Context: one part of a larger RNA
Molecule: small-subunit ribosomal RNA, 5' domain
Organism: Bacteroidota bacterium
RNA sequence: GGAUGAACGCUAGCGGCGGGCCUAAUACAUGCAAGUCGAACGGGAUUGUUGGUAGCAAUACUGACAUGAGAGUGGCGCACGGGUGCGUAACACGUAUGCAACCUACCUUUAACAGGGGAAUAGCUUCGAGAAAUCGAAAUUAAUACCCCAUAACAUAAAGAAAAGGCAUCUUUUUUUUAUCAAAGCUCCGGCGGUUAAAGAUGGGCAUGCGGUGCAUUAGCUAGUUGGUGAGGUAAUGGCUCACCAAGGCUGCGAUGCAUAGGGGGUCUGAGAGGAUGAUCCCCCACACUGGUACUGAGACACGGACCAGACUCCUACGGGAGGCAGCAGUAGGGAAUAUUGGGCAAUGGACGCAAGUCUGACCCAGCCACGCCGCGUGAAGGAUGACUGCCCUAUGGGUUGUAAACUUCUUUUGUAUGGGAAGAAACCCCCGAACGUGUUCGGGGCUGACGGUACCAUAAGAAUAAGCAUCGGCUAACUCCGUGCCAGCAGCCGCGGUAAUACGGAGGAUGCAAGCGUUGUCC
Repeated sequence: GGAUGAACGCUAGCGGCGGGCCUAAUACAUGCAAGUCGAACGGGAUUGUUGGUAGCAAUACUGACAUGAGAGUGGCGCACGGGUGCGUAACACGUAUGCAACCUACCUUUAACAGGGGAAUAGCUUCGAGAAAUCGAAAUUAAUACCCCAUAACAUAAAGAAAAGGCAUCUUUUUUUUAUCAAAGCUCCGGCGGUUAAAGAUGGGCAUGCGGUGCAUUAGCUAGUUGGUGAGGUAAUGGCUCACCAAGGCUGCGAUGCAUAGGGGGUCUGAGAGGAUGAUCCCCCACACUGGUACUGAGACACGGACCAGACUCCUACGGGAGGCAGCAGUAGGGAAUAUUGGGCAAUGGACGCAAGUCUGACCCAGCCACGCCGCGUGAAGGAUGACUGCCCUAUGGGUUGUAAACUUCUUUUGUAUGGGAAGAAACCCCCGAACGUGUUCGGGGCUGACGGUACCAUAAGAAUAAGCAUCGGCUAACUCCGUGCCAGCAGCCGCGGUAAUACGGAGGAUGCAAGCGUUGUCC
């Protein structure tokens, strides 16, 4: 000199953009953060219309049609999105390759298929247990839930044959025989869905070379250890696991151990080489009170799922139960220090749905904070009688503040008031038309704004509403007076102060920056 997720002190008018618990991965009150589908299914509260019977009527009982809350079965989603950086020195990450050793729901393309039957079970009803959480028994019921049989190959498995290829284990293609495995229907009649197979796309899993940290005041480490055979297991290779066999494997080019740490793109600095760093944004990884485990599933060993154990908190009728903010807000605590228990799904994106739509603390916005960067303003021009005041000097003439003020003439960013007032939004959907590719595409019209009466524009009056902080001995831009008298105090270094202090405190003046200015911490 530059920088910062900064903090502290004094001060403070505005706007735009960005940023905002770095500490206790400490503990959490309350609300919200993941649902959706009636075009899969049974049942059904409620409401409306209406029929019959009784009644003078009100009304009561009963039936039909429509609607259809909440709960339930079922499907898809809940493995995304959001948070944090504990752990991890590791194939965790980066980079370049490989899988002839693999998987992939939804999506796209292509091909074929979709036959027949069955048993239950929630729910509902009745009964019961419990303080509650919740649970049990009996009867009964549906499906795109579950099961059986059939059909089937380009699928799988076994036994062969041939050809081609390669990078060793081998791989691919063609082909013969045998065996095995499917499905779901709903419908508003347009479609939506189902099964099998092949290919694609996307996403993932595994492996290998190289790369990136401190200590040798850590020198030896290793028994599933290193390899083989076989088996098991996995989507898949593999000591991944197991049985047996062999005795290997790593290491001074640093093994092992300890300490520290998420990694990268990047960021800051620097002419560069480097050094420091890993907030915000993007990619990957890991974690979800602590430890362990599996289930379901295309995918989890699962943040707002399950089970077990532990610590902690809460309820209790003492028998037993409930819980997990490192989601968004918010509270306590810690700390020098870090914000609203806000609005909206209008946009983008996501889940479900034919769609309407529902959900979405992702996201878009608004609020608070000078935390940073950038921009704007606090007036402009004229104005010498160089006023008054203050301070200083004095040769008594004056100097400085100083065009500064007053005053004159203008202007009105910003602020105030009034009026107008967006873009972001065209789709989905509804209506109409055209085309031929015949169920889609295209075109036209209509609907939709949280921000927000915001941005922006116009009008009105008026300089009106708006400047501070540090420094002035040298480094280093800027000097005098008074007070004080090694005292009080200053100080980044040198140093200053003991009676004339340009260094302390105040004043006048000056200098540097400016809605900021200084101080402290940290990095180069």